[in-house]
């Protein structure tokens, strides 16, 4: 780059010692009652492969990934529609999409 998918589900230890929620920024949230990251063990998933089996069945077994606060957190770009306003723009609320961005496979 192409295409799926972004629901659900899953944590204790040990070192570590201040930052994390997947660019930045703003808000929000988690964090000395220990964040990030290593490592052990343990689980959920079920994208691929191979077994399984009559069978694209049933995640039933093994593997590669990936994952294991809330949730891809919210805005920040577009449309709609309602408030608010004489009207417009501008702000608010919702919905909806795009973008961007993860995870498989290619």
């Nucleotide at each position: 780059c192409u295409u799926a998918u972004c629901g659900c589900g899953a944590a204790a230890g040990a070192c570590g010692g201040a930052g994390g929620g997947a660019a930045c920024a703003g808000g929000c949230c988690c964090g000395a009652a220990g964040a990030a990251g290593u490592c052990u063990u343990g689980g959920c998933a079920a994208c691929c492969c191979a077994g399984g089996g009559a069978a694209g069945a049933a995640g039933c077994u093994g593997g590669g990934u990936g994952c294991c606060a809330c949730a891809u957190c919210c805005u920040a770009c577009c449309c709609a529609a309602g408030g608010u306003u004489a009207c417009a723009g501008g702000u608010c609320u919702u919905g909806g999409g795009a973008a961007a961005g993860a995870u498989g496979a290619g």
Molecule: SAM riboswitch aptamer (S box leader)
Organism: marine eukaryotic metagenome